[in-house]
């Protein structure tokens, strides 16, 4: 230099063919318990790496760009 992959909640990851974004763990609150743990119920937490475009509508399609990983020369 060329090509490919990954980027989504604090962490690990889903998200089908474009239609208002979720799970587990963790955190917080309440219940249960003499207390803790376990268990049960609930809550908070996201402009989906960044910028632009297409579209009535984008995590998803297109272009650019950043970081990391792998391969080729």
């Nucleotide at each position: 230099g060329c090509g490919a992959g990954u980027a989504u909640a604090g962490c690990u990851c889903a998200g089908u063919u474009g239609g208002u974004a979720g799970a587990g763990c963790g955190u917080c609150u309440g219940g249960u318990u003499c207390c803790c743990a376990u268990c049960c119920a609930g809550a908070a937490g996201g402009u989906c790496g960044c910028g632009a475009g297409u579209u009535c509508g984008a995590a998803c399609c297109u272009c650019g760009u950043u970081a990391c990983u792998c391969g080729c020369u």